[in-house]
RNA sequence: AUAAAUCUUCGGGGCAGGGUGACUGGAAUGGAGGAGACAGGAUUCCCUACCGGCGGUAUAGCCCGUGAGCAUGAUGCAGAUCCGGUGAGCGACAGCAAUUCCGGAGCCGACCGUAUAGUCGGGAGGAGAGAAGAUGAAA
Repeated sequence: AUAAAUCUUCGGGGCAGGGUGACUGGAAUGGAGGAGACAGGAUUCCCUACCGGCGGUAUAGCCCGUGAGCAUGAUGCAGAUCCGGUGAGCGACAGCAAUUCCGGAGCCGACCGUAUAGUCGGGAGGAGAGAAGAUGAAA
């Protein structure tokens, strides 16, 4: 100095307006079936908006892997991208070179609750991928 190991801390964000009105209550009216002013009524539906864990890599929600989540004996499952431009860097040259940068257009988002939820409430100031720091033997 450092390995294993131990300990400590940290470890995700996001809508405000407008529209519609399932449904609920219900005055008047009627013998009843009905009917119905008025009130409440989706942050979930429609329009617009906003958000993006961790490791890798030329800087990533959509490439590769992984965590939360679901099932299980092991383990497995688990969403989404294309087009054009630039060229850090590598290379003797020719070339290669970001699906991450720039421009454009698109797409995705666990479980439970509830008028159908990435954003509301809840499990959960929970857990974890991992990050930072401390201690730390021999050679």
FMN riboswitch aptamer (RFN element), 139 nucleotides, folded computationally. The sequence was found by an Rfam model in a public genome assembly. Of the family's consensus pairs, 100% are formed in the model.